[in-house]
RNA sequence: GCGCCCGUAGCUCAGUGGAUAGAGCGUUAGCCUCCGGAGCUGAAGGCCGUGAGUUCAAAUCUCAUCGGGCGCGCCA
Numbered sequence: 001g002c003g004c005c006c007g008u009a010g011c012u013c014a015g016u017g018g019a020u021a022g023a024g025c026g027u028u029a030g031c032c033u034c035c036g037g038a039g040c041u042g043a044a045g046g047c048c049g050u051g052a053g054u055u056c057a058a059a060u061c062u063c064a065u066c067g068g069g070c071g072c073g074c075c076a
Base pairs, nucleotide, nucleotide: 001072002071003070004069005068006067007066010025011024012023013022018056027043028042029041030040031039049065050064051063052062053061
């Protein structure tokens, strides 16, 4: 330098064109308990890496760009 893959909640991930983006774990409030844990019921937490485009409609498609990973090349 070229190609491919990944980027979604604090962490690990789902969602592959159709409304107000979800789960587990974690955090937190209440219940329960002598206290704690476990259990039960709630809550908070997201510019879907960023920008632009296509579309009635984009996490999803296209382009650029940033970050991470993998492969190849560069020479003789």
About this RNA: A computed fold for a 76-nucleotide RNA from an uncultured Synergistales bacterium, annotated as transfer RNA. Rfam family: tRNA. Gene Ontology term of the family: triplet codon-amino acid adaptor activity. Rfam's curators write: Transfer RNA (tRNA) molecules are approximately 80 nucleotides in length. Model confidence (mean pLDDT): 80 of 100.